Predicted 3D model of a 1447-nucleotide RNA (small-subunit ribosomal RNA) from an uncultured bacterium. Its mean pLDDT, the model's own confidence on a scale to 100, is 83. Rfam family: Bacterial small subunit ribosomal RNA. The RNAcentral record of the sequence draws on ENA, Greengenes and SILVA.
[in-house]
């Protein structure tokens, strides 16, 4: 700039305005102005001041004049403006029709306007009332009203002729009869009357279209039609009388709900879906309901009545209707000024001037929408300051700012100044626009930054506060909360919310589906309907082409044009649909004719648990009778209940009764499905094959409908052997209303009648056609000697193409097509509630909503798991040996205690673990006493020259004080060192192992874990890595859509077992010499030492196996099939362990959670557990003898020979040795003797007492050892449980680390030295393959139901309340219509009473509101009650998922 602005209360409204106009219709009124003017006397002039002349203004009166306008009269108040309550309707849209109609003003045409009359308002007088508003009397006018005349091409009636129409009829011609008109005003014309035509506007009728609900299925009495009449402008049950019984409806009547309709608008590729603001067309309404009047036409700002409400009142009565424009209150989340103007456009009246116009034109308010523009531009870095971050180097904000140079859109001031107006007239408005001057000045916000989705960091917070469109974020390092900085987006806007369309192919016409995801009706027959074989002709409904009419304007499209651009505005152009005309005839359709292949029919034939009825068998169970016979039977995992000495079970014989029909029997047969199984007979349905000279599309499907329809159940009557819900008992169990057992009633069977559902399944509707095969089988036919082979119909398996999300289907389709029916549209609530129908009942059919969740579900994949399967391995079991669990003690843990009993470790994989060693120290804990730049590090500033050490005193000590002692170098500037003071900082065994590194445990030394390329799969993924063998091994071989590779396995390393070579000291000694002695000489042979080689590889032989890998056996060999042992630990799992080894992020403490010191504690002790030691004894204890025989280690703050002392621990002295030299250091079990003699002992040694030793500042709490004395429990260990397969277990001693001292622990060493292994069924763990899965935090998983509590919505319910639409009756306003008397009355006729006509009154029909009544329906509410949903970690069980432990 252009648009737009009560979506809610059609709620109520103060105030003002929104419809008037015409005096050129009428009477009446008679303003201004002018003229005359009695009277009046201002002013001026003259003056002899006495006066004279002049004669203004106002005003009476008269005339001219004609302003004003209450009333009568005319036209207009039916347009314009508002709103959307009602209405599901010919209301609207679209297209037709009226031969069934009307139309003021306007236009055209023709003709006319003659003669009369009586009133009435205003006004006047009187008068009622508060008011509104009247009443009576008298007088008066008209373009008001009335009568008469005239008039036809008008109207009516009656017949006739011509033409036309589907018809009623229409048009034209001609004739008779009857009827109807008028008004003037003004000076130019306008107006009046009649008739016709036009135009405009309206009325009625019809075709088609126009929301939802069937849990609304029947509706209708003026209803449907006819005849006649009335009424209307006009058709018509529009109304009335009579007659008939019709009319509408599954193509959805009626009822209920909702709604003004359309052009258009929004969205969409379109088809559609949604919507009906502004602008435009139609309709409806005007406080609510009813009614007529006037008029050409009917009522927003007219009338009457009723009702509600508001106002006035003198209480008697009155007035009112903003859904016109403003405005007010109210409602609401929400919507403007009580503005200006008739200048323009348009409207009413008028001859006109003109008046009126809240229509309209403008202005105001609102970022409500849309369009355009600005808030500055250029330059400007050693990259200012500030902010933020930081790895402290820097980065970023950022050319951004500052600064310099410019520009002027808007702005301010001044000047000019439109168009809109065709002569005058401009509200807008001094507006748009133009010029001049001024100056960057006055003009930027909102949202977002985890992904979707463009854009991240810091701090705060700590599942809090909060965010969130979906997923989700937040529990101490939040890119998700809040703030800051930075960034991203849009920009006078931005974000949120609501609504609609889209995306959504998520209701699918275009354009979906139904085996398993939601979805095929249980099956058939069949009605309506839908669809339908070949051929010829014809028609032209569908279809196609062309034309015409319509499709209002605006909008939209396209092309132009005007406002500076754009929005906006203007001009031109194009079109779906509907109607109609002409044409075409392929297809669909209609009609007629023909055909045989679909369908049916006829004949013959075989197959069949097809159906119904009647009859007849045999086996078996049970029962009864009788015989034999005796103590049990039966049943179970094991028992028991039960039966049996009154004789069971068993067995033999006879009998009764009911039900079911072994074998045959078969992914065989039949049937529409359900279903059908001994045999015979009768009746009966269907399919199939072959043949045919018949009919001639008769077909397919099938909403409603009808019939059939397992089992269970129900009714009546039978029957009842077995089986068996319920029930009883016995078991099992924590319980066991179950699984198991013993019994047992309905029922199961028959007849008749109901029920009508099933996982009624092929989870696959019916029909037709087409589309590779292979192989079985049933029934036919052809063919053949018999076969092969060919063919039709059924029934299976496998398998291409194709389809499928995959699984899978695949001529028996889930393929390719066609037709028809049924059904689906997220899970739960729920197949529930309510309603209706059916049923004897049980129940069935139909079938929601509120609420709630973000999933529920399918198929497949990888894992994990299984009280699934297969295979394999392991001291896993088994076979053995020795133990543990019982005792005492040691040690660790829990618990308890305590001032503290520091902390950690917690199934295996914590518990003789961290700790390879707590009296102080350690030490982290407690109590008390002290210190505060600190016990320890670095830096800096200032000062001092020492600090340390020794001694003494106080103190528990730390510490304090005193005394002694007291710096170094120097170029004299200072430097080093130390101390004091101050600052940065130190320090923390404080927290977090769920923030981490590193290290470690465990599965497990189990054989696995992966990758590249290729291939397969839509994909997750698979293949390889599976399979057949084999191995300790994913070890190797073979095969294979795989081929290779990596980490693991193995090997390479160390020790050990054999030998060779080399080398011999501290080791060794055969020979030689020597000694007490390898002591010494000597030797290099042996042992040994320690360096280097060799050796073992299934290499050789045989057998087996697949000619393989490999296995078994053998030879040789020191060793044989990885020789034995060790180190070595794949991808990963356990948020496994450790912040207390160490390191480390963050947090916390800072005169303390840091540091120092003394003492105490970690050592406690009703108890429980783990790991050990010693034992319980004779395979033993004790004593004596035997220098019996080792290995591996340690040693100078040490090991210590030897000697002496002591009973001994040990002490004293002391050689040697930094060690193949010396030493610890005698190894023990063993062997040879003696004794003990089965006993709580000569076993066992705990506990306790006394005396000692050693270490150490110090053995009280709290060490080890010795001697003597004491001499506890314990006589072989319950349930359960551990280790071990060979130099192993068991047993025996020795050493070392730590360490002042303190091992029954730990780590090593050697000595002696077994037993057993059938084997893999079972327990545990592991590996591979496979299977199931509702698990994936992965079975310590998942998950169901009751109960208890809280909340939410909902059903039922004695009822209660309110609404809505009808019905019946009562009352009956206004009003139209009808009737009516003895009432009243100007025009006309008669004149005389009167007549005609009219009016009031009264009566009647209809009739709104109101009242009464019984029902219908909807909503709300209701004690109580039913189930449902959702909730934190509640209770009880464990129903389902694995074979879920009873599929």
């Nucleotide at each position: 700039g252009c648009g737009u602005g009560c979506c809610u209360a059609a709620c109520a409204c103060a105030u003002g305005c929104a419809a008037g106009u015409c005096g050129a219709g009428c009477g009446a009124u008679g303003a201004a102005a002018c003229u005359a003017g009695a009277c009046g006397g201002a002013u001026u002039u003259c003056u002899u001041c006495g006066g004279a002349a002049u004669g203004a203004a106002a005003g009476a009166u008269a005339g001219u004049g004609g302003a004003u306008u209450a009333g009568c009269g005319g036209c207009g108040g039916a347009u314009g403006g508002g709103u959307g309550a009602g209405u599901a309707a010919c209301g609207c849209g679209u297209g037709a029709g009226u031969a069934a109609c009307c139309u003021g003003c306007c236009u055209c045409a023709u003709a006319c306007a003659a003669u009369g009359g009586g009133a009435u308002a205003g006004c006047c007088a009187c008068u009622g009332g508060a008011a509104a508003c009247g009443g009576u009397g008298a007088a008066u006018a008209a373009u008001a009203c009335c009568a008469u005349a005239u008039a036809a091409u008008a109207u009516g009636c009656u017949a006739c002729c011509u033409u036309c129409g589907c018809a009623u009829g229409a048009a034209g011609g001609a004739a008779a009869c009857a009827u109807c008109a008028a008004a003037g005003a003004a000076u130019u014309u306008c107006g009046g009357u009649a008739u016709g035509a036009g135009a405009u506007g309206g009325a009625c009728u019809c075709g088609c279209g126009u929301c939802u609900g069937a849990u609304u299925a029947g509706u209708u009495a003026g209803u449907u039609g006819g005849u006649g009449a009335g009424g209307u402008a006009a058709u018509g049950g529009c109304u009335c009388a009579c007659c008939a019984a019709g009319a509408c409806g599954a193509u959805g009547a009626u009822c209920a709900g909702u709604a003004a309709c359309c052009g258009g608008c929004u969205u969409g590729a379109g088809a559609g879906a949604g919507u009906g603001a502004a602008c435009g067309g139609u309709c409806a309404c005007a406080c609510u309901g009813g009614a007529a009047c006037u008029g050409a036409g009917a009522a927003c700002g007219g009338u009457c009545c009723a009702g509600a409400c508001u106002c006035c009142u003198a209480c008697g009565g009155g007035a009112g209707g903003c859904a016109g424009c403003a405005g007010u209150g109210g409602g609401g989340g929400a919507u403007u000024u009580u503005g200006c103007a008739c200048a323009a456009u348009g409207g009413a009246g008028g001859a006109a001037a003109c008046u009126c116009u809240g229509a309209u034109g403008c202005a105001g308010c609102g970022a409500c929408g849309u369009c355009g523009c600005g808030u500055g531009a250029a330059c400007g870095a050693u990259g200012a300051a500030g902010g933020c971050c930081u790895u402290c180097g820097g980065g970023u904000u950022g050319u951004a700012a500052a600064g310099u140079u410019c520009u002027g859109u808007c702005c301010u001031a001044g000047a000019g100044g439109a168009a809109g107006a065709u002569a005058a007239u401009g509200a807008c408005a001094g507006u748009a626009c133009u010029c001049u001057a001024g100056g960057a000045g006055g003009a930027a916000g909102c949202c977002c930054c985890g992904g979707c989705u463009a854009a991240a960091u810091a701090c705060g917070u700590g599942c809090c506060a909060g965010c969130a469109g979906c997923c989700g974020c937040g529990g101490u390092a939040a890119u998700a909360c809040g703030u800051a900085u930075g960034g991203g987006g849009c920009g006078a806007g931005c974000g949120u919310u609501g609504u609609c369309c889209g995306g959504a192919a998520u209701g699918a016409u275009u354009g979906g589906g139904c085996g398993u995801a939601a979805a095929g009706g249980g099956u058939a027959c069949g009605u309506a309907g839908g669809c339908g074989g070949u051929u010829a002709a014809u028609u032209a409904a569908g279809u196609c082409g062309a034309g015409u009419g319509u499709g209002a304007a605006a909008g939209g499209u396209u092309g132009g044009g005007g406002c500076u651009c754009a929005a906006c505005c203007c001009c031109a152009u194009a079109a779906a649909g509907c109607a109609u005309u002409c044409g075409a005839a392929a297809c669909u359709a209609g009609u007629u004719g023909a055909c045989u292949u679909g369908a049916g029919a006829u004949a013959u034939g075989g197959a069949g648990a097809g159906g119904a009825a009647a009859g007849u068998g045999g086996a078996a169970u049970u029962c009864c009778u009788a015989g034999u016979g005796u103590a049990g039977c039966g049943g179970u995992g094991a028992c028991a209940u039960g039966c049996g000495u009154a004789g069971a079970u068993a067995u033999u014989a006879g009998g009764a009764g009911g039900a079911a029909u072994a074998c045959c029997a078969g992914u065989a047969g039949c049937g529409a499905a359900g279903g059908c199984g001994a045999c015979u007979u009768u009746c009966u349905g269907g399919a199939c094959a072959u043949a045919u000279a018949c009919u001639g599309a008769c077909g397919c499907u099938g909403a409603g409908g009808u019939a059939c329809g397992a089992a269970a159940g129900c009714g009546u009557g039978g029957g009842g052997a077995g089986c068996a819900a319920a029930c009883a008992g016995g078991a099992u169990u924590a319980g066991a209303u179950a699984c198991c057992c013993u019994g047992g009633u309905a029922g199961u069977c028959c007849a008749c009648g109901c029920c009508g559902u099933a996982a009624a399944c092929g989870a696959u509707g019916a029909a037709u056609g087409c589309u590779a095969g292979g192989u079985g089988u049933c029934g036919g036919g052809g063919g053949u000697c018999a076969a092969a082979c060919c063919u039709c119909g059924g029934u299976g398996c496998c398998g291409c193409c194709g389809c499928u999300a995959a699984c899978g289907c695949a001529u028996u389709a889930a393929g390719c097509a066609u037709u028809c029916c049924g059904c689906c549209u997220g899970g739960g609530g729920a197949g529930u509630a309510c309603g209706c129908a059916c049923g004897c009942a049980a129940g069935u059919g139909u079938g929601a909503a509120a609420c709630u969740c973000a999933a529920a579900g399918g198929a497949a994949u990888u894992g994990a798991c299984g009280g699934g399967g297969a295979c394999c391995c392991g001291c896993a079991c088994a076979a053995g040996c020795a133990g543990c669990g019982g005792a005492g003690c040691a040690u660790g843990u829990g618990g308890u205690u305590u001032a503290a009993u520091u902390c950690g470790a917690a199934g295996c994989a914590a518990c003789g673990c961290g700790a390879a060693g707590a009296a102080c120290c350690u030490u982290a804990c407690c109590u008390g006493g002290a210190c505060u730049u600190g016990a320890c590090a670095u830096a800096c500033u200032a000062g001092u020259g020492a600090c340390a050490g020794a001694u003494a005193u106080a103190g528990a000590g730390a510490u304090a004080u005193a005394u002694c002692c007291u710096c170094u170098c120097u170029u004299c500037g200072g430097a080093g060192c130390a101390c004091u003071a101050a600052u940065a900082c130190a320090g923390g065994u404080g927290g977090u192992g769920c923030a981490u590194g590193g290290u470690u445990g465990u599965c497990g030394u189990c054989a696995g874990c992966u990758c590249g390329u290729g291939u397969c799969g839509u994909g997750a993924g698979a293949u390889g890595u599976u399979g057949g063998g084999u191995u300790a091994a994913g070890u190797c071989c073979c095969g294979c859509a795989a081929c290779g590779a990596g980490c693991g396995c193995a090997a390479c390393c160390c020790c050990u077992u054999u030998g060779g070579c080399u080398a011999g000291u501290u080791a060794c000694u055969a020979a030689c010499a020597u000694u007490a002695a390898g002591u010494u000489g000597a030797g290099g042979a042996c042992u040994c030492u320690a360096g280097u080689c060799a050796g073992a590889c299934u290499g050789c032989c045989g057998a087996g196996a697949a000619u393989a890998a490999c296995u078994c056996g053998g030879a040789g060999g020191a060793a044989g099939g990885u020789g034995g042992g060790g180190a070595c630990g794949a991808c990963g799992u356990c948020a496994a362990a450790u912040c207390a080894u160490c390191a480390u992020g963050c947090c916390c403490c800072u005169u303390a959670u840091g540091u120092c010191c003394a003492g105490g504690g970690c050592u406690a002790c009703a108890c429980a557990c783990g790991u050990g030691c010693u034992a319980c004894a004779a395979u033993g204890g004790u004593c004596g003898g035997u220098a019996a025989c080792a290995a591996a280690g340690g040693g100078u703050u040490g090991c210590a020979a030897c000697a002496u002392a002591g009973c001994a621990a040990u002490a004293u002295g002391a050689a040697g040795c930094g060690a193949a030299u010396c030493u610890c250091a005698u190894a023990a079990a063993g062997c040879c003797g003696a004794u003990c003699u089965c006993a709580g002992u000569u076993c066992g040694g705990a506990u306790u007492g006394u005396u000692c030793u050693c270490u150490g500042c110090a053995a009280c709490u709290c060490g080890a050892g010795a001697a003597c004395a004491u001499g506890a429990a314990g006589c072989a260990g319950g349930a359960g449980u551990u280790g071990c397969u060979a130099g192993u277990a068991a047993u025996c001693g020795c050493g070392a680390a730590u360490c002042a001292g303190a091992a029954u622990g730990u780590c090593g060493c050697g000595g002696u030295g077994a037993a057993u292994g059938c084997g893999u069924u079972c327990c545990c763990g592991g590996g591979u393959c496979u299977u199931g899965u509702a698990c994936a935090c992965a079975c310590c998983g998942c998950c169901c139901g009751u109960c208890a509590c809280a909340c939410c919505a909902u059903g039922g319910a004695a009822g209660u309340u309110a609404g809505c639409a009808a019905u019946a009756c009562c009352c009956g306003a206004a009003g139209c219509c009808a009737g009516u008397g003895g009432c009243c009355u100007a025009a006309c006729c008669a004149u005389u009473u009167g007549g005609a006509a009219g009016g009031a009154g009264c009566u009647g029909u209809c009739g709104a509101a109101g009242g009464u009544a019984g029902g219908g329906u909807u909503a709300a509410u209701g004690a109580c009650u039913g189930g449902g949903g959702u909730g934190a970690a509640g209770u009880c069980g464990u129903a389902a998922c694995a074979a879920g432990g009873u599929a």